A computed fold for an 85-nucleotide RNA from Halobacillus locisalis, annotated as c-di-GMP-I riboswitch aptamer.

């Protein structure tokens, strides 16, 4: 370098759910506890498709829209730890 991840060790990383006199319009993020799982549960939304919200815009007042979110919804791309071949 490439494959594979059945088992173990080192360490990693944290749903859900609680706090919050952090952001934020909301979605959802940040800080703390917390432990569902997780070999990428690390980066990537300006890779591609899909989801959540709708300040603002448009409205026929019913809704529509992303320029805001999600990478722990799929796949891709770029990096990467341990083991075993």
């Nucleotide at each position: 370098a490439u494959c594979a991840g059945u088992a173990a060790a080192a360490g990693g990383c944290a749903a859900a759910c609680c706090u919050u006199g952090u952001u934020g319009a909301a979605a959802a993020a940040g800080a703390g506890g917390g432990g569902c799982g997780c070999a990428a549960a690390g980066c990537u939304a300006c890779c591609a498709g899909g989801u959540c919200u709708a300040a603002g815009g448009c409205u026929u007042c019913g809704g529509c829209u992303a320029u805001g979110a999600c990478g722990g919804c799929u796949g891709g791309g770029c990096u990467g730890u341990c083991u075993g071949a």
Its mean pLDDT, the model's own confidence on a scale to 100, is 86. The model forms 95% of the base pairs in the Rfam consensus. The sequence was found by an Rfam model in a public genome assembly.